[in-house]
Context: one part of a larger RNA
Molecule: large-subunit ribosomal RNA, domain I
Organism: metagenome
């Protein structure tokens, strides 16, 4: 030193746990904010570091409800206190709520510094308190320059707006890796980023649709979804991209201006001529208008009522024994009950009947949600067709572009950047260059529930999901820590049932041990459950 075989050590594997995660259901909620939000700063406890919770009224006032004997959080220790005059807890409502932050009186290196003007304390001017002063956009009134009238400009009030927010939606802009086995049109992709809004969803949406094939059509807002289908197509016809009608299903709702007209009342100048504003009518089964008629009925607004239901809770059956083991009975072993309830979960193992719940019931002074009723409120006929109205730089073209599954192509339709530009319902757009025929609609205004989408976030739940290198980055932590900084970003569960956490003596400077004691066990003693390997060490055999 090797190898063996005991007996240790260090190390944290594996087992077993589960406070925490992930995925999903059904259900709520789907916004908060100048009444100052989200988020943070700094305080508030007899003692206070950290978490929570609160704000100078500070681990909390107040009032109404619920419960009922104990309380003063996690958080165990002392001291003091509170409480059947109902604490403490749970639930509505409500007060206070420092300082920063959209921060908003002015400023600023966020959580600090400095005013003004009114008020209050004080003799008092200092000083402290207390309310109030951004800024933008509207609507109104008043004021009012250059400039007579007038306007520009100020003022002062009254409503708004302004930040944030996990995803879903709109719209604005807009990529490169990559693919094509290179690459440039193509692709990826209108994806990723970046900007602006919106809502509980948003868009879209009551035809100038869709289509059909020579004519007689037929369907009747949108929205999603299964088929048509990887079809028609479209493509350096490469890679690729890829409809739509039909046709089954969810849901279903159809409505308002604008103009003709007709009242009223204004306003410019050029005084006869534009024009405005208010009210009625009137919206494509076309309308004014002219005649008749004076109603069935609808309703998505809409006060009031409202079944219920949500936010606290109550109540809840039914087992004993044993001189069976055992530290501990829920286990055996004897003998029972209850079940609308043998879902779970705890309790010294393994409990239907010891807890706490479960089944099936009941409950609310106070918010809030709210099917349906449902005052009112809007809305709602017929007939003629002579005039009149029926959305303008629009429709269209040309050129350039983008979007349309559709890359210019026979390329429509849809969008609009320059330039041109009608008609007037005997119009006018479509039906995939374009013409005719014939059928379809009625544009250049605008609102519309639900099916559709998504989960920061609450309740209830479920899981051939994980079970501490898993499973969220965190069994908590965005915390240590790194980094100028944007930003990166961990590791870390487990004594036991119960602390009963080892009084006391010995050794030692202590760390530590030994003995005593506690415990079912300390070879469970806090470096604590089980404790694998790898490595180190003692003893003893062998070998060299």
């Nucleotide at each position: 030193a090797g190898c063996a075989c005991a007996g240790g050590g260090c190390g944290g594997a594996u087992g077993c746990c589960u406070u925490g995660g992930c995925a999903c259901u059904a259900a709520g909620a789907g916004c908060c904010g100048a009444u100052g939000a989200a988020a943070g700063a700094c305080g508030c406890g007899a003692u206070a570091a950290g978490c929570u919770g609160c704000g100078a009224a500070a681990a909390g006032c107040u009032g109404c409800g619920g419960u009922g004997a104990g309380g003063a959080g996690c958080a165990a220790a002392u001291a003091u206190c509170c409480c059947g005059u109902g604490a403490c807890c749970c639930g509505c409502a409500g007060a206070u709520g420092u300082c920063u932050g959209a921060a908003u009186g002015g400023g600023g290196a966020a959580a600090c510094c400095c005013g003004g003007c009114g008020g209050a304390g004080c003799a008092a001017a200092c000083c402290u308190c207390c309310g109030u002063c951004a800024c933008c956009g509207u609507a109104u009134a008043c004021u009012g320059a250059a400039u007579c009238c007038a306007u520009a400009g100020g003022u002062a009030u009254g409503c708004g707006g302004a930040g944030g927010g996990a995803a879903c939606c709109c719209g604005g802009u807009g990529a490169a890796c990559u693919g094509a086995a290179a690459c440039a049109u193509c692709u990826a992709a209108g994806u990723a980023g970046c900007c602006g809004g919106a809502g509980g969803a948003a868009g879209a949406g009551a035809a100038a649709g869709a289509a059909a094939a020579u004519a007689u059509a037929u369907c009747g807002a949108u929205u999603c979804u299964g088929u048509g289908a990887g079809u028609a197509g479209c493509g350096g016809c490469g890679a690729g991209c890829g409809a739509a009608a039909a046709c089954g299903g969810a849901a279903g709702a159809g409505c308002c201006c604008a103009a003709a007209c007709c009242a009223g009342u204004g306003u410019g100048c050029g005084u006869g001529c534009a024009u405005g504003c208010u009210g009625g009518g009137g919206u494509u089964c076309g309308g004014a208008c002219u005649g008749c008629a004076g109603a069935c009925g609808u309703u998505a607004c809409g006060a009031a009522c409202a079944a219920g239901g949500u936010u606290a809770g109550c109540a809840g059956a039914a087992c004993g024994g044993u001189c069976c083991u055992g530290g501990a009975a829920a286990g055996a072993c004897c003998g029972g009950c209850c079940a609308g309830a043998g879902a779970g979960g705890g309790u010294g193992a393994a409990a239907g009947c010891c807890c706490c719940g479960u089944a099936a019931g009941c409950g609310a002074a106070a918010a809030c949600c709210g099917a349906g009723u449902g005052a009112g409120g809007a809305c709602a006929g017929c007939a003629g067709u002579a005039u009149c109205c029926a959305g303008a730089g629009u429709a269209c073209c040309a050129c350039g572009a983008g979007a349309c599954a559709c890359g210019a192509g026979a390329a429509a339709c849809c969008u609009u950047g320059u330039g041109g530009g009608a008609a007037g319902a005997a119009g006018c757009g479509g039906g995939g260059a374009c013409c005719a025929c014939c059928c379809c609609g009625u544009a250049a205004g605008g609102c519309u529930a639900a099916a559709u989408a998504c989960u920061c976030c609450u309740u209830a739940g479920u899981g051939a999901c994980c079970g501490a290198u898993a499973g969220c980055g965190c069994a908590u932590a965005g915390u240590a820590c790194u980094g100028u900084g944007a930003a990166g970003g961990a590791a870390a569960g487990g004594u036991g049932a119960a602390a009963a956490g080892g009084a006391c003596c010995c050794c030692g400077g202590g760390a530590g041990g030994g003995g005593a004691g506690u415990g079912a066990a300390a070879g469970a003693g806090a470096a604590c459950c089980u404790g694998a390997a790898a490595c180190c060490c003692u003893g003893u055999g062998u070998u060299u």